[in-house]
RNA sequence: UGAAAUAGCUCAGUUGGUAGAGCACUUCACUCGUAAUGAAGGGGUCGUGGGUUCGAAUCCCAUUUUCA
Numbered sequence: 001u002g003a004a005a006u007a008g009c010u011c012a013g014u015u016g017g018u019a020g021a022g023c024a025c026u027u028c029a030c031u032c033g034u035a036a037u038g039a040a041g042g043g044g045u046c047g048u049g050g051g052u053u054c055g056a057a058u059c060c061c062a063u064u065u066u067c068a
Base pairs, nucleotide, nucleotide: 001068002067003066004065005064008023009022010021011020017054025041026040027039028038029037047063048062049061050060051059
């Protein structure tokens, strides 16, 4: 100097408009039982602190951590 930080994990989320997917987890169905499959559900103050705005994961500033 550049890039990254969003659910337990891996990641999406662009002209700013009340945050999603896959896997995992829980319950149910199916099965003699497990696995697989199907259905439903829980789970996130978007690294932290400020600012701008009616409204910020998204724009601006500072800062922490990681990578090059």